The RNA shown here (SAM riboswitch aptamer (S box leader)) has 100 nucleotides. Rfam family: SAM riboswitch aptamer (S box leader). From the family's description: The SAM riboswitch is found upstream of a number of genes which code for proteins involved in methionine or cysteine biosynthesis in Gram-positive bacteria. The SAM riboswitch acts at the level of transcription termination control. The predicted structure consists of a complex stem-loop region followed by a single stem loop terminator region. An alternative and mutually exclusive form involves bases in the 3' segment of helix 1 with those in the 5' region of helix 5 to form a structure termed the anti-terminator form. This entry represents the conserved core of the complex structure involving helices 1-4. It was read from a public genome assembly, where an Rfam model found it. The coordinates come from a structure-prediction model, not an experiment, and the mean pLDDT is 84.
RNA sequence: UCCUUAUCAAGAGCGGUGGAGGGUACAGGCCCGUUGAAGCCCGACAACCUGACUUUAUUGUCAAGGUGCCAAAUCCUGCGGAAUAUCCGAAAGAUGAGGU
Numbered sequence: 001u002c003c004u005u006a007u008c009a010a011g012a013g014c015g016g017u018g019g020a021g022g023g024u025a026c027a028g029g030c031c032c033g034u035u036g037a038a039g040c041c042c043g044a045c046a047a048c049c050u051g052a053c054u055u056u057a058u059u060g061u062c063a064a065g066g067u068g069c070c071a072a073a074u075c076c077u078g079c080g081g082a083a084u085a086u087c088c089g090a091a092a093g094a095u096g097a098g099g100u
Stems, first nucleotide, its partner, number of pairs: 002099007013042001015041003021032003026078004043070001045068001048066002050063004074092001079089004
């Protein structure tokens, strides 16, 4: 890089540093930001893998080592469908685990 699979409306700072961007392709929207963006540190959240105990049962409880994550549904739309202020699905993407 590619393939398989699970999940994606929950949750998470009034900290330090930093100093103008950010919402991780593109386009169109709509937002966040000098009352301080990104990044970094600390902290937090969560519980996929992992560990302990447990169950008829990947059942349940606990922990938090490996990841992840901390505005808004994956911020919304983009393709298809329907009973069309909306809803359902697909695609794409993100993250975990396994494979290549």